[in-house]
Molecule: transfer RNA
Organism: Candidatus Roizmanbacteria bacterium CG02_land_8_20_14_3_00_36_15
RNA sequence: GCGGUGGUAGUUCAGUGGUAGAAUGUCUCCCUUCCAAGGAGAAGGUCAGGGGUUCAAAUCCCCUCCACCGCU
Repeated sequence: GCGGUGGUAGUUCAGUGGUAGAAUGUCUCCCUUCCAAGGAGAAGGUCAGGGGUUCAAAUCCCCUCCACCGCU
C1' cells in the first nucleotide's frame, strides 16, 4: 500500500429501513439477626466521526479514524 471483519449501556453482545434491547455490573427498596442468594424497581446510549439517499437510517451508499486478520 491492497483486501476482509468489526466499532451499539461500565463490560460482553443482539438488533439487515419504522418506539434502541438482553445478560452482567451500578443504585434504591423488600426478604434475612448480618452477609450471600432470591424478589421488585430505577438510572445509565451524540449506535466511532462526518456527509449522502429516504417520509423515516444503528441498519443502505461515500469519506475519515480506531482495533484485529490476511496479502504484498